The RNA shown here (small-subunit ribosomal RNA) has 1531 nucleotides and comes from uncultured Christensenella sp.

RNA sequence: ACAUUAGAGUUUGAUCCUGGCUCAGGACGAACGCUGGCGGCGUGCUUCAAACAUGCAAGUCGAACGGAGAUAAAAAGAGCUUGCUCUUUUUAACUUAGUGGCGGACGGGUGAGUAACGCGUGAGCAAUCUGGCUAUUACAGGGGGAUAACAGUUGGAAACGACUGCUAAUACCGCAUAUGACCACAAGACGACAUCGUCAAGGGGUGAAAGGAGUUAAAUCCGGUAAUAGAUGAGCUUGCGUCUUAUUAGCUAGUUGGUAAGGGUAACGGCCUACCAAGGCGACGAUAAGUAGCCGAUCUGAGAGGAUGAACGGCCACACUGGAAUUGAGAGACGGUCCAGACUCCUACGGGAGGCAGCAGUUAGGAAUAUUGGGCAAUGGAGGAAACUCUGACCCAGCAACGCCGCGUGAAGGAAGAAGGUUUUCGGAUUGUAAACUUCUGAUCUAGAGGAAGAAGAAAGUGACGGUACUCUAGGAGAAAGCCACGGCUAACUACGUGCCAGCAGCCGCGGUAAUACGUAGGUGGCGAGCGUUGUCCGGAAUAACUGGGCGUAAAGGGAGCGUAGGUGGUAAUUUAAGUUAAAUGUGAAAGCCCAGGGCUCAACUCUGGAAUUGCAUUUAAUACUGGGUUACUAGAGUGCAGGAGGGGUAAACGGAAUUUCUAGUGUAGCGGUGAAAUGCGUAGAUAUUAGGAAGAACACCGGAGGCGAAGGCGGUUUACUGGACUGCAACUGACACUGAGGCUCGAAAGCGUGGGGAGCAAACAGGAUUAGAUACCCUGGUAGUCCACGCCCUAAACGAUGAUUACUAAACGUGGGAGGUAUCGACUCCUUCCGUGUUGAAGCAAACGCGAUAAGUAAUCCGCCUGAGGAGUACGGCCGCAAGGUUAAAACUCAAAGGAAUUGACGGGGACCCGCACAAGCAGCGGAGCAUGUUGUUUAAUUCGAAGAUACGCGAAGAACCUUACCAAGACUUGACAUAUAUGUGCAUAGUGUAGAGAUACAUGAAAUUUUAGCAAUAAAACACAUAAACAGAUGGUGCAUGGUUGUCGUCAGCUCGUGUCGUGAGAUGUUGGGUUAAGUCCCGCAACGAGCGCAACCCUUACUUUUAGUUACUACUAUUCAGUUAGAGGACUCUAGAAGGACAGCCGUAGGUAAUACGGAGGAAGGUGGGGAUGACGUCAAAUCAUCAUGCCUCUUACGUCUUGGGCUACAAGCGUGCUACAAUGGCUAUAACAAAGAGAAGCGAAUCGGUAACGAAGAGCAAACCUGGAAAAGAUAGUCUCAGUUCAGACUGUGGAUUGAAACUCAUCCACACGAAGAUGAAGUUGCUAGUAAUCCCAAAUCAGAAUGUUGGGGUGAAUGCGUUCCCGGGUCUUGUACACACCGCCUGUCACGCCAUGGGAGUUGGAGGGACCCAAAGCCGGUGAGCCAACCUGCAAAGGAGGCAGCCGUCUAAGGUAAAGCCAGCGACUGGGGUGAAGUCAUAACAAGGUAGCGGUAUCGGAAGGUGCCGCUGGAUCACCUCCUUU
Repeated sequence: ACAUUAGAGUUUGAUCCUGGCUCAGGACGAACGCUGGCGGCGUGCUUCAAACAUGCAAGUCGAACGGAGAUAAAAAGAGCUUGCUCUUUUUAACUUAGUGGCGGACGGGUGAGUAACGCGUGAGCAAUCUGGCUAUUACAGGGGGAUAACAGUUGGAAACGACUGCUAAUACCGCAUAUGACCACAAGACGACAUCGUCAAGGGGUGAAAGGAGUUAAAUCCGGUAAUAGAUGAGCUUGCGUCUUAUUAGCUAGUUGGUAAGGGUAACGGCCUACCAAGGCGACGAUAAGUAGCCGAUCUGAGAGGAUGAACGGCCACACUGGAAUUGAGAGACGGUCCAGACUCCUACGGGAGGCAGCAGUUAGGAAUAUUGGGCAAUGGAGGAAACUCUGACCCAGCAACGCCGCGUGAAGGAAGAAGGUUUUCGGAUUGUAAACUUCUGAUCUAGAGGAAGAAGAAAGUGACGGUACUCUAGGAGAAAGCCACGGCUAACUACGUGCCAGCAGCCGCGGUAAUACGUAGGUGGCGAGCGUUGUCCGGAAUAACUGGGCGUAAAGGGAGCGUAGGUGGUAAUUUAAGUUAAAUGUGAAAGCCCAGGGCUCAACUCUGGAAUUGCAUUUAAUACUGGGUUACUAGAGUGCAGGAGGGGUAAACGGAAUUUCUAGUGUAGCGGUGAAAUGCGUAGAUAUUAGGAAGAACACCGGAGGCGAAGGCGGUUUACUGGACUGCAACUGACACUGAGGCUCGAAAGCGUGGGGAGCAAACAGGAUUAGAUACCCUGGUAGUCCACGCCCUAAACGAUGAUUACUAAACGUGGGAGGUAUCGACUCCUUCCGUGUUGAAGCAAACGCGAUAAGUAAUCCGCCUGAGGAGUACGGCCGCAAGGUUAAAACUCAAAGGAAUUGACGGGGACCCGCACAAGCAGCGGAGCAUGUUGUUUAAUUCGAAGAUACGCGAAGAACCUUACCAAGACUUGACAUAUAUGUGCAUAGUGUAGAGAUACAUGAAAUUUUAGCAAUAAAACACAUAAACAGAUGGUGCAUGGUUGUCGUCAGCUCGUGUCGUGAGAUGUUGGGUUAAGUCCCGCAACGAGCGCAACCCUUACUUUUAGUUACUACUAUUCAGUUAGAGGACUCUAGAAGGACAGCCGUAGGUAAUACGGAGGAAGGUGGGGAUGACGUCAAAUCAUCAUGCCUCUUACGUCUUGGGCUACAAGCGUGCUACAAUGGCUAUAACAAAGAGAAGCGAAUCGGUAACGAAGAGCAAACCUGGAAAAGAUAGUCUCAGUUCAGACUGUGGAUUGAAACUCAUCCACACGAAGAUGAAGUUGCUAGUAAUCCCAAAUCAGAAUGUUGGGGUGAAUGCGUUCCCGGGUCUUGUACACACCGCCUGUCACGCCAUGGGAGUUGGAGGGACCCAAAGCCGGUGAGCCAACCUGCAAAGGAGGCAGCCGUCUAAGGUAAAGCCAGCGACUGGGGUGAAGUCAUAACAAGGUAGCGGUAUCGGAAGGUGCCGCUGGAUCACCUCCUUU
């Protein structure tokens, strides 16, 4: 000085939590898709360390050297063309093959290898070297012998050589000299870091050198040698740090150390050798395997972290692969050498050449990465005295939107809100000031003019970029916008197309005919020369939690203890200063990040300064805390003494009851068993009963959420041995403690081994049942086993699903074992306290449930464990086990969830309570017969369509001969049978008649004749009708799962909700539950609720009673009259009619109840407890029904799916079903006689009297639009007669004949009448329906529809019962409660085998490949060693020859790359076959689990079975229900 932490979607019907998945952000050496104007600055093979054509990338020095060459000048000579050529010499400035020097160890590239002192950081070398450079000192005397080049000869295709001869040097070699240096010795002095180091008098030994330029000569300059010091660079050592796997736990023989007067190195060192010793490393992770260059930094992040290691910078490693040395200051050498190998090329086949991981470039690979460019102008490097040369380092340019940054694609005005597009409710809206148009501007662009800086310490010269940047002038809006998205997350919506198709999708999820989710268009949003997608990293993710998580039930406490290492540790004093804290110093490269400034017009970029670099090291200081040392203490811990308690453990002995069995007696026909049975036992005597004997196992009562134990676990009695805990005392020790990875020990049941034992029970097994089956549940038997001894196994729901230890934090009530106090004569009691064991509960905690001094609270220490679900506690590997198996413990793959707690519902073969013709008690039926009617099915040209459990089926249809009619066949029509409007034309069309036809219709003929208004008229306009045209009509075509409306059902059941308040994190709860009561959520009381709404009830209609008003068509107490209220008076009393009132309210009395609600009984009353009946149907459920009542969206048809016509069909008929009618008879049939209703209907109607007919009916036409007239007779019933139990005098089907009525029409296909015919049927199996009073049953009457056609429907009245103990059961419903894995809600959910497809994976005879190490064989080049008879100039001896010293070739040996052989292990690929797993559409078999899931479930183990699974043994509650016990709360 700066910076500062965001969430969302998705599990559910909803909620909270846990938990995963996904998204929004940033970044990139990127790639891909679409698009693309300019500039600046950067960046650009991430893949095959694959192979490379071509060019270039390291040369330079003639002032080291001898030559050679060319040029110029001069001189001389020769030739001659007399000014040219040639030769020689000299001079000048040049060139350079070779010798020589320096440099090719830098610069540049790459990241294969490497898990290492490789890298980073700090320290060290007293254990080292260092060319060139700097400083200083000293020196350079005198000699020698060669050799390239060159010449000649010669081999080879070439590369490249061989031999002979000549020559120079700053090349090479002796000698001299020696300040320093080095070696051995060394008086002495000093220092330190352990070995030691430094300085040093002194004498002894060893070792140097080169010249060049320049000059008349010099000066001078460049070099040379020795030495010291510095700087730089390098080497070595070392502390700390540096990935994953323990399913890699042991590794190591030069290994670890020592000695050497052994070697080697610049130097220490097992670096190498010989000998000696046996060490060294490792759970603080050795060894092995996998992966990887490391860092500064980069990306991200609030940070801590996490990820990365391109570009730039530092270090390392590598240079086709492997090995090796040479030279050198420096190399085990990218553009050097040798060898081996692979590959490529040349070849004359003999032999050679090569190494782009330098810059360009090519091929290959790949999603993917550039020019075979310019220049040394700058910066830097090599050489040189310098000029200069070289420099693909570098500076520039080119290509690429690859990235970052900047600019532009115009600005202002402009509404007729143009056209066009889209949409529309047709009005409009939107695109939209957007455009056009007007006025401007000129960044970019084009042209022209000018024109840099970059160039350095004076002057001059030098610019690839580049006539670039930049400036000015002119021109002209001209040439410059796309991409993605628009269901939610997430900013942005409509139309059309499509129809679970095509497609989308990051997650949730869209699409099955109205898709804001697919495709297109319009519009909108976002970003913008870019935009999207894909990939990767960080973030969000507190989702590995140091900062900063958890483990009762969500994943997670080890089954328990003892104890090692380790971690942690009481009080006081003292010391130390390791941790800790502070300060200082060194270092932490530069660049980068950050801050402040500066320079490019800004920015990116860049420059300067600062800060930072949180680190490491050293020094100094502090001493509270921790640690180390020392000394004390007693509160932790332990010991001791005194006590009492206990199913603690081990062993032995003993006991009684019961079961079974054996013997004997008594005794007789059954026993046993179950839901019911059977198997089984029994007349050979069971069961039962009595007595006696035997055997094994377990120990009733006491017994108790009471005791003991670490856990597992422990129960008759006695004895012996033995462990622990508790209380009291405070004598002793003096922190001895806590925890505890590995380790050791214990560890229910089942199981295993050996040997016993075996009464009961009882896996397996057998039989009997049950069942569709029943490998089960039930029954009868029954073997292992259960028991004992010894040895294994080592797992459980081994649970408090809660690790151990310590401390602290309200109360209350029990209970077990102690101690103390008070009181008392004493005991009981009461109080206090310690240890255990329970319940309630405060604070607090918790997702909630709950926990709550026995914590799941508050803190501390240590250990174990968890990180989505499945795959899987599985595979492989290791360890353990006799086996069964245990333990340790993955991955591929699949999913977007899995899960916890709680809530509301629904459900339960859960519970409690209540109601209903629900059952029961009754009555009458149905189901059997015949017929009617509806339906299914079948048939058909068509048998139109719909309705389908309840809630379709005498239903739509309150009425199909035609019509209806929608169906079929045939014949016709096409603006149409019907509606509206336009344009043009015409002024008709038609009635009637005839012909043809099944008719629709066609043809012919054709009377009369258009209407209205204006105008004198012509004419014009309107109406009507027809024709043409084009809009349109039409559809009982589809979709009731697009809809409205209407309706059914639960159900006339008593429920369904809201506001405010309160409780709960929340869904929600409360209210609405509870105690009573009711038909009722009806009312009362209580209550964190108080109120309210829709329902209930009431209000409405009707019926039952009365009053009053009004009396015609009704009525008649009265008069007259009549067969008769028949008629006439009269009346308003009565009946009745229809208006208005009254009446019933638990009002009165009693009883019960709480002084309640209410119930029961009674009185009065026409009626008594909603009086009877009706209308009335809450929130909702069933995608319930209806597109064919109607309406309607969309789709479909349009000379037809429309319209008209005739005929047919809907009436078919083997069969099934529903609903009815009529019966089966005597409570009856038939005949006769005479009674009593209500309600409703009537004009194209009801139709009287009277007459005809046996009758149906006909004739007739009075009366009546109705309290008036008509149908009209009510029937059952009553009275009398007859029939006498029969298929009848029952029943009436079917059939025949003859009639009647309606209607154009009666065959298909109507109704009625008469006569005749006279079927089944004698009360109906399983099952099932209705009904609680004026009801059931029974009897008639009327109406709607309707020309005609009811056994149906809707109404009406007549006669008129039986039964109801009651709520156990069936069905339905309501309330509360409980369980739940259900929420499409039990018609739910869901498990396993089998079959099929696909996917990944384990095993697998084997087979293929790879990497690495070890063993052995062979062994190139090369170093080293030996040898060296061959060969050799320098030095020595020697006159010489020769010899010596020294060396070379050759040979031998050690080491050794590559190669080879055999074996073992490891890692991969493939693999017939095989195992399980996952996933798939609606497959098969069962139904194991979720409710008491129909046998409670689950855990471990054993066994059996197609499968889920069953059974045995032990355990758990994470079991419902009922009862009991105990404790608690309240009173």
Overview
Rfam family: Bacterial small subunit ribosomal RNA. Gene Ontology terms of the family: ribosome and structural constituent of ribosome. The sequence was found in a public genome assembly. Its mean pLDDT, the model's own confidence on a scale to 100, is 82. Lineage of the source: Bacteria > Bacillota > Clostridia > Christensenellales > Christensenella.